[in-house]
The prediction has a mean pLDDT of 81. A computed fold for a 75-nucleotide RNA from Marinilabiliaceae bacterium UBA5488, annotated as transfer RNA. The sequence was found in a public genome assembly. Rfam family: tRNA. By type it is a transfer RNA. The organism belongs to Marinilabiliaceae, within Bacteria.
RNA sequence: GGUCCCGUAGUUCAAUGGAUAGAAUACUGGAUUCCGGUUCCAGCGAUAUGGGUUCGACUCCCGUCGGGAUCACCA
Repeated sequence: GGUCCCGUAGUUCAAUGGAUAGAAUACUGGAUUCCGGUUCCAGCGAUAUGGGUUCGACUCCCGUCGGGAUCACCA
């Protein structure tokens, strides 16, 4: 350098092109307890980025950025 795959809460995963992107866990607060843990309730928090297609995009197309796999080149 070529080709291919991937990028969504702190983490692990969902979401036929269609309502306000949903869970688990973590974190914070509260309840419970003598305290802690467990359990229960509530809260917080994300589509890598820029365009395009479309009435409508996490989803489809292109570029950029980042990660990975593989091939080639140089030494």